[in-house]
RNA sequence: UGAUAGAGGUUGCAUUCUUUAUCAGUAUCCCUUCUGAUGCGGCAGGCGCAGGUGAGGAAGGGGGAAAGGAAAGAGUGCCGAAAGGGUGGAUCCCCUGAGGAUUCAGGCCUUGGGCGCGUGGUUAAGAGCCACGUGACUGUCAUCCGCAAAACGGAUGGGGCGCUAUCGG
Repeated sequence: UGAUAGAGGUUGCAUUCUUUAUCAGUAUCCCUUCUGAUGCGGCAGGCGCAGGUGAGGAAGGGGGAAAGGAAAGAGUGCCGAAAGGGUGGAUCCCCUGAGGAUUCAGGCCUUGGGCGCGUGGUUAAGAGCCACGUGACUGUCAUCCGCAAAACGGAUGGGGCGCUAUCGG
């Protein structure tokens, strides 16, 4: 220096399916009464749709979800696994604008890993996820010390473009 194979954890990472709770007696539909002209298509403009055969709102009654996210179980692919941010392309959201969603590309940038706490964002949410900060833990390497040495332990510091092993130049 190149290739191959590995390790970190029983809460390593991502993903699929099933079940369950939550979402929620919510959105929404129907009926009755009161009122009486707007309401909807995420925002603005446009254009449509519904509306005195009653919009919307309020009260009462009767029906009544789903998606996303979560827990458990069973699988799959793995160890930059993966996550976030930026850029560019494609598709979609009635048209345009701003914006948003999905997906693809790129070792473009950051992050070793999980957890607790704080702040902010997202979300129905005290759950979860994301960003920043912080705390100890853990894994690995370097230096030093405890031992003659190793194992093991301690202190300090670094970071995955790292570390270990094998093979080749």
Molecule: Lysine riboswitch aptamer
Organism: uncultured Acetatifactor sp.